[in-house]
RNA sequence: AGGGACCUCUGGAGAAUCUCAUUGAGUUGAGUGCCGAAGGUGUAAGGUCAGUCUUGACCGAAUCUCUCAGGCAAAAGGACAGAGCAGACCAU
Numbered sequence: 001a002g003g004g005a006c007c008u009c010u011g012g013a014g015a016a017u018c019u020c021a022u023u024g025a026g027u028u029g030a031g032u033g034c035c036g037a038a039g040g041u042g043u044a045a046g047g048u049c050a051g052u053c054u055u056g057a058c059c060g061a062a063u064c065u066c067u068c069a070g071g072c073a074a075a076a077g078g079a080c081a082g083a084g085c086a087g088a089c090c091a092u
Base pairs, nucleotide, nucleotide: 001092002090003089007084008083009082010081011080016032018031019030020029021028033072034071035070039068040066042064046059047058048057049056050055
């Protein structure tokens, strides 16, 4: 000097301020509807192995898919994107 993650700052979407009961209170519980961008499930190409050879098993990405978790005023959170410094780690 280079790389990834972490950290700091900035931007950052979607969906009922629904219904009933309850509470000092968007407090809590139940019900219905809805959203995908924390996390998690599933898998295409491709690969591996096996075989009784028009096959089977396994591995295998996402902002796709499911909606388990989470969420549906604000706040918080937020994938992802941009910028930044020092330290530790990795590779030459």